[in-house]
Context: one part of a larger RNA
RNA sequence: GGAUGAACGCUGGCGGCGUGCCUAACACAUGCAAGUCGAACGUGAUCUCUAUACUUGUAUAGGAUGAAAGUGGCGAACGGGUGAGUAACACGUAGGUGACCUGCCCCGAUGAUGGGGGAUAACUCCUUGAAAGAGGAGCUAAUACCCCAGAUGUCUAGGUCGUUGGAGGGCUUAGACUAAAACCUUGGUGUCUGGGGAGGGGCCUGCGGGCUAUCAGCUAGUUGGUGGGGUAAGGGCCUACCAAGGCGAAGACGGCUAGGGGGCGUGAGAGCGCGAUCCCCCACAAGGGAACUGAGAGACGGUCCCUACUCCUACGGGAGGCAGCAGUGAGGAAUAUUGAGCAAUGGGCGCAAGCCUGACUCAGCAACGCCGCGUGGAUGAAGACGGCCUUCGGGUUGUAAAAUCCUUUUCUGCGGGACGAUGAUGACGGUACCGCUAAAGGAAGCCCCGGCUAACUCCGUGCCAGCAGCCGCGGUAAUACGGGGGGGGCAAGCGUUGUUC
Numbered sequence: 001g002g003a004u005g006a007a008c009g010c011u012g013g014c015g016g017c018g019u020g021c022c023u024a025a026c027a028c029a030u031g032c033a034a035g036u037c038g039a040a041c042g043u044g045a046u047c048u049c050u051a052u053a054c055u056u057g058u059a060u061a062g063g064a065u066g067a068a069a070g071u072g073g074c075g076a077a078c079g080g081g082u083g084a085g086u087a088a089c090a091c092g093u094a095g096g097u098g099a100c101c102u103g104c105c106c107c108g109a110u111g112a113u114g115g116g117g118g119a120u121a122a123c124u125c126c127u128u129g130a131a132a133g134a135g136g137a138g139c140u141a142a143u144a145c146c147c148c149a150g151a152u153g154u155c156u157a158g159g160u161c162g163u164u165g166g167a168g169g170g171c172u173u174a175g176a177c178u179a180a181a182a183c184c185u186u187g188g189u190g191u192c193u194g195g196g197g198a199g200g201g202g203c204c205u206g207c208g209g210g211c212u213a214u215c216a217g218c219u220a221g222u223u224g225g226u227g228g229g230g231u232a233a234g235g236g237c238c239u240a241c242c243a244a245g246g247c248g249a250a251g252a253c254g255g256c257u258a259g260g261g262g263g264c265g266u267g268a269g270a271g272c273g274c275g276a277u278c279c280c281c282c283a284c285a286a287g288g289g290a291a292c293u294g295a296g297a298g299a300c301g302g303u304c305c306c307u308a309c310u311c312c313u314a315c316g317g318g319a320g321g322c323a324g325c326a327g328u329g330a331g332g333a334a335u336a337u338u339g340a341g342c343a344a345u346g347g348g349c350g351c352a353a354g355c356c357u358g359a360c361u362c363a364g365c366a367a368c369g370c371c372g373c374g375u376g377g378a379u380g381a382a383g384a385c386g387g388c389c390u391u392c393g394g395g396u397u398g399u400a401a402a403a404u405c406c407u408u409u410u411c412u413g414c415g416g417g418a419c420g421a422u423g424a425u426g427a428c429g430g431u432a433c434c435g436c437u438a439a440a441g442g443a444a445g446c447c448c449c450g451g452c453u454a455a456c457u458c459c460g461u462g463c464c465a466g467c468a469g470c471c472g473c474g475g476u477a478a479u480a481c482g483g484g485g486g487g488g489g490c491a492a493g494c495g496u497u498g499u500u501c
Stems, first nucleotide, its partner, number of pairs: 001501004006497005013373006019366002021331001026329003030326003035074003040071002043068001048063007081284003091208007100201003105197003109193001111192003114148004123138006153177009182189003210256003217247003222244008259281004263274004286307005309320004337363001339362003345359001346357004376406004386397004410442001413436004420428001445490005450471003456485005466473002
C1' cells in the first nucleotide's frame, strides 16, 4: 500500500447494486415453511329449488351445491438450512462397470388391458381413558387387495454363435413361474409387459491436495482361498472351514487440525493466506442406534428404541425437537422484519380451472461494502468587523464573508405515470421516470502538522499532566503534552483495533 461477512470512537444528506450470528451444531414461546387430485372411490354437513303431507315450520321424496374427514394415487428422498463430524475414494481430475439400478419424461411394439372373488376405513352403536388415544360389534366402494386364464416376458437346465475374456449379448430346446384398471368422454388420460433413449444415481480404480517421528512398528475378519448367505450390483459385505498372511521411513499405526472444489485476497511472478455471499459435491438434522415404506431414504418439519432436556397430567400415562422463514432468551466486540406477494422464474399435484410454495420476487432495518451525486456558481477590497500573530510598521484568516447577479442536481408541493406481461393476470407501486412550482433555501466532518510524512506559531504545563507505529518527546521559552489561531490530508465519511498478502 491492498483486502475485509468486520468491530470500536467521532460524525452523518441522497440514490443504485450487493452484503449482514465469523461466538453457543446453545435452549427455544408464537405463526407460517408440503401438499394436491371429486376426470380413482364410498359417505355426505350446510345452503338452495321442486313436489307431497299438513300441526305453518317441520317431515318425506327428487334435483343441484358440495364443507369436512376417510380409502386410494402422486409428491413429501426435491427445494431450504448448517459445517458438528470427516485426512476419507469425502472432494477434484481422468477412467472403468463383461459387477449395477433408475419413478416421472421421450421413442418405438401389426403388443396387451379377458373372467371372477373376499374384505376394510369412513359411517352407526357399544366399551374404556383426565388426555393422547384404544378396543369390540355391524354396513359399504374403488385405479385398494386377492384368485383363474394367459405372453413376444422372467427364472432354471442344456446346445450354439460371437467376444482377448467370465455369470453380459444374439439364436434355440425343455420345464417352471407370473401382468394389468379403469376414468372422462368420442378421442383422450391412464394401467400392464418387455426394448431403447435422456437425465439421475450406486460401486471400483490411477493420480492430486494439511501438521506432527518428542507417534515406529500396526493388524484376528486381520490378508488370501473354498462353500454358503446377502445386495440392484463386485467385494470379508456377512458366515463356516482352510492357509498365514497383509501394511510400514516413498512414513504404516497414533495424535492434532480441517468439510472438499469452482474460486476469493495479495503479489511483477513464483508463492503465501483464505474457502462469507453465488455454483458443484459431501456430511448432518437434540445425542446415539435401527429398520419400514418406496423408483429413490437408513428420511430436517416420517416411524421405533435408548439417553439428556423441556412441557401437560386426574400420577395411571402422554407430548416435543427452528443447523427452514421471521422472532425470543443466552453467549458475544458484533450481525436485520414475528413484513408483502405468488405478478415473474422455478417446483408439487391436477385433463383443466386452479390450489400449495418463508424456494423465489420484493419491501423494511444497518455508511457493513463498492459505485455515483450533492451540500451551490459567477462577480466581489491593495482587503470590512472579529479572531490570531507581531519587530507595532504590519501580516494572516481572505474573495473568504457581506453585497449583486445566476442556477435548481437533490430536497418540498402539484400533475402525469411505466418496463418487467406475447391475450388476461403487477406484490414491488402511484415506485422509477417525466413535466410544472418556489426558494440558496434542508445537507461536513474526521484525522494529522518533531523525523519517517504533506502541514507552524502563541499560550498553559514544568520528567508533572500526558503523548507514542518506530526513533523518541516532557526536568521554565516544548513546531512532539493540553488549548487557541493557522495549515496539511481524506471526505459522507475519517481515524483506531483485529486478521491477511
RNAcentral holds the full RNA, with entries from ENA. Small-subunit ribosomal RNA, 5' domain from an uncultured bacterium, 501 nucleotides, folded computationally. Its mean pLDDT, the model's own confidence on a scale to 100, is 83.